[in-house]
RNA sequence: GUGGCGGGGCGUGACGGUCGCGGCCCUGAUGCAUCAGGGUCGAGGAAAGUCCGAGCUCCAAAGGGUAGACUGCCAGGUAACACCUGGGCGCCGAAAGGCGACGGAAAGGGCCACAGAAAACGAACCGCCUGUCCUUUGGGCAGGUAAGGGUGAAAAGGUGGGGUAAGAGCCCACCGCGCGACCUGGCAACAGGCGCGGCACGGUAACCCCCAGUCGGAGCAAGGCCAAAUAGGCGGCGAGGCCCGACCCGGGCCGGUUGAGCCGCGGGUAGGCUGCAAGAGGUGGCGGGCGACCGCCAUCCCAGACAGAUGACCGUCCGGGCAUCGAUGAUGCCUGAACAGAACUCGGCUUACAGCUCCGCCACCUGC
RNA sequence: GGCGGCGUAGCUCAGCGGUAGAGCACACGACUCAUAAUCGUGUUGUCGGUGGUUCGAACCCACCCGCCGCCACCA
Numbered sequence: 001g002u003g004g005c006g007g008g009g010c011g012u013g014a015c016g017g018u019c020g021c022g023g024c025c026c027u028g029a030u031g032c033a034u035c036a037g038g039g040u041c042g043a044g045g046a047a048a049g050u051c052c053g054a055g056c057u058c059c060a061a062a063g064g065g066u067a068g069a070c071u072g073c074c075a076g077g078u079a080a081c082a083c084c085u086g087g088g089c090g091c092c093g094a095a096a097g098g099c100g101a102c103g104g105a106a107a108g109g110g111c112c113a114c115a116g117a118a119a120a121c122g123a124a125c126c127g128c129c130u131g132u133c134c135u136u137u138g139g140g141c142a143g144g145u146a147a148g149g150g151u152g153a154a155a156a157g158g159u160g161g162g163g164u165a166a167g168a169g170c171c172c173a174c175c176g177c178g179c180g181a182c183c184u185g186g187c188a189a190c191a192g193g194c195g196c197g198g199c200a201c202g203g204u205a206a207c208c209c210c211c212a213g214u215c216g217g218a219g220c221a222a223g224g225c226c227a228a229a230u231a232g233g234c235g236g237c238g239a240g241g242c243c244c245g246a247c248c249c250g251g252g253c254c255g256g257u258u259g260a261g262c263c264g265c266g267g268g269u270a271g272g273c274u275g276c277a278a279g280a281g282g283u284g285g286c287g288g289g290c291g292a293c294c295g296c297c298a299u300c301c302c303a304g305a306c307a308g309a310u311g312a313c314c315g316u317c318c319g320g321g322c323a324u325c326g327a328u329g330a331u332g333c334c335u336g337a338a339c340a341g342a343a344c345u346c347g348g349c350u351u352a353c354a355g356c357u358c359c360g361c362c363a364c365c366u367g368c
Numbered sequence: 369g370g371c372g373g374c375g376u377a378g379c380u381c382a383g384c385g386g387u388a389g390a391g392c393a394c395a396c397g398a399c400u401c402a403u404a405a406u407c408g409u410g411u412u413g414u415c416g417g418u419g420g421u422u423c424g425a426a427c428c429c430a431c432c433c434g435c436c437g438c439c440a441c442c443a
Stems, first nucleotide, its partner, number of pairs: 001364010013317007021042009044339001048350002051348005056219004063249004068215005073087005088102001089100004103210002108208002110204003125149002127145008157175006176199001177197004182193004223274004233265005240254004267442003281300008318336008369439007378392004386423001394410005416432005
C1' cells in the first nucleotide's frame, strides 16, 4: 500500500443572542385560580417490536397434583432470563475469525411422496457364479452372491490385502463405530489411552413421545384515596355459586326461592390526587476476577405530559460538497443528512439506521 | 399504553408435511328471435414477506409487515 476480520464511540456540529413550548422552584400583583419576572431541568441508541426476564400492584393465603407452555453441551455471572462471559464439540475459512434450537432414535408409536427389486420382521431388477434341463448361438428352472450397475434426499461401515465357484467382516491391517463400575488430565462438558466386541444401532424428536429442569393468574386502562351525578331500575337463567387459573385435592366466603350468582338491556360521570421519577441509577478512582461481573470510596440528581412539551431565526467558528483563481491556499455559493421520537420502571434480545471517528488483529505485495 | 386474533383466486372460505381446491364472479361456446336461467370448457395464485428445520413447507419454528377486536370509573 491492497484486501479482509473483530470491537468501541458519536450520531439535526460547537459557542453566543432573540423569539417560542413543557415540568419544578422563588418573587410580585387583590386569594392555593390567572398573569408577569427570574432561576433550573427538558428524548433515544434504538424511546420501536412487545419477543423474553424481573420489580411493583391486585386476585383471602398462593399450598399439592394433573394438564398446558417453555428451556435443553458444561461451568460461571446475575434480582432473573430464552441474556451475557469462559470452555467443550461440530461445521465454514489459508488465517485473523465466524456460525450452531448442540439431551435422547439399542422405552415405544407415527411418517419416509415419486422413483426403485427392496425404505427397515435386514433387500436379488440387471449383472456375477454353481447345478440341471432344452436342439448349438441362447433360453428355462433351482440355488448362492450385497464386489459392480441402476433408482433415490437416504440402500445396510470405508480403504487395501488375503480368501472364494463367484462373493461377502468370511479372515487380517489401518480408519470409523459401540461397550467398559478401567487409567490419565479436567469442577464438568469432554479429550487422550487401555481392554473387549466383527459390527448387533437407516433418517426424522423446529412429529408424538421419553429424560432433566423452570413456570399460579392478570396487568399501571394494575391498584389506592377523594369528589360529582343517577333509576342500587327492567328482563331471562337459576340451586348451588364465587374467589379474573383448564381440571382435581385442600382452604375461605356467600346463598338455598323473601333467591347467591351469571347473562342481556339500561342509568350516571367522563373530574382531581396518588401509583410516578433517588434507581438491581450515572460518572470517576482503587481492589478482586482470563472474562461476564463483583466489592469499597468519592461525587452527581438527570424528562415526566394526559390531545400529549424539544422548535424557528441570526451571527461567528468548525466539518462536507461544487465552481473559479495568482492553487499544501484564497474567494463565492450550497449544505449540517439516516432510523426515529419518552408515557409505571428496569435488565436483555430482535428489528430499522445517512454519515463521521478510534482501536486491535490476519494475509499478500513493496521499501529500509 | 396493555392484551388477544386473523392474513390462501376479484369476493366468501376449505385444505394429515408429498401435484394448491370449492362456491360465487369473469371469458368463450351451446340453447333462444333476444336476454336471464341452465349445460359445457377455460383463466385464476410469489399461500402477507424474509430466513431456518426437513429429501420436500400453505402447513412446523423464528423475525418482520398489514388488518381487526377488547380493556375507564360510579351505583